[in-house]
RNA sequence: CCUCGAUAAGGGCAAACCACCCGCGAGGGUGGGACGCAAAGCUAUGGGUCCCCUCGGGAUCGCCAAGCUACCGAA
Numbered sequence: 001c002c003u004c005g006a007u008a009a010g011g012g013c014a015a016a017c018c019a020c021c022c023g024c025g026a027g028g029g030u031g032g033g034a035c036g037c038a039a040a041g042c043u044a045u046g047g048g049u050c051c052c053c054u055c056g057g058g059a060u061c062g063c064c065a066a067g068c069u070a071c072c073g074a075a
Stems, first nucleotide, its partner, number of pairs: 004073002012037002017032006035062001041068003045065003048060005
């Protein structure tokens, strides 16, 4: 350095639900809250699913795959 992921260490994120706000909607934001996550960090690139003012536009990365980046360091 690459791969890998432990009853290691320091930590991190935050499902459902609730309150408020934004949006036609899928859904998103903030706060609470934890089901879980070794990339549950980022990217809508491919697929899937969802929405709509439907020959097009949008949402979902915690659906699958791929790309990029990253803490630690046992076997």

A computed fold for a 75-nucleotide RNA from a Planctomycetota bacterium, annotated as c-di-GMP-I riboswitch aptamer. It matches the Rfam family "c-di-GMP-I riboswitch aptamer". From the family's description: GEMM was predicted in a large-scale screen for bacterial structured RNA regulatory elements. The organism belongs to Planctomycetota, within Bacteria.